[in-house]
Predicted 3D model of a 125-nucleotide RNA (SAM riboswitch aptamer (S box leader)) from Desulfitobacterium metallireducens.
Its mean pLDDT, the model's own confidence on a scale to 100, is 84.
Lineage of the source: Bacteria > Bacillota > Eubacteriales > Desulfitobacteriaceae > Desulfitobacterium.
RNA sequence: CUCUUAUCCGGAGUGGUGGAGGGACUGGCCCGAUGAAACCCGGCAACCAGCUUGUAGUACCCUGUAACAGGGACAUUUGAGUAUGGUGCUAAUUCCUGCAGAAGAUAUCUUCUGACAGAUAAGAG
Numbered sequence: 001c002u003c004u005u006a007u008c009c010g011g012a013g014u015g016g017u018g019g020a021g022g023g024a025c026u027g028g029c030c031c032g033a034u035g036a037a038a039c040c041c042g043g044c045a046a047c048c049a050g051c052u053u054g055u056a057g058u059a060c061c062c063u064g065u066a067a068c069a070g071g072g073a074c075a076u077u078u079g080a081g082u083a084u085g086g087u088g089c090u091a092a093u094u095c096c097u098g099c100a101g102a103a104g105a106u107a108u109c110u111u112c113u114g115a116c117a118g119a120u121a122a123g124a125g
Stems, first nucleotide, its partner, number of pairs: 001125008013041001015040003021031003025098001027096002042090003047086003050082005056076001058075001060072004094117001099114006
């Protein structure tokens, strides 16, 4: 960088350094010297791994049976918890919007649906 899958109307600081930009892009609309970006600390969340615990299930082991059955152990399925590790996030719904369709109103808007684009995680190349 490309592809696949999932999620994106919830959540999170009156901290320190810093010193003019930032909200991906378009058009808007905003944030910012009452301090932007960035970094540190704190926090949020729970995608992946780990750990704890429950459920289900097939194969396995032990006991027993005519057959059911009972117990064990570990992989697997699925749920809950934790926050140890890997990320992520920490103004406004991804701030709204762009392309297509539908409904309502009507000379320009409102609402809804889907796609595109984007972000993050996990996996693959």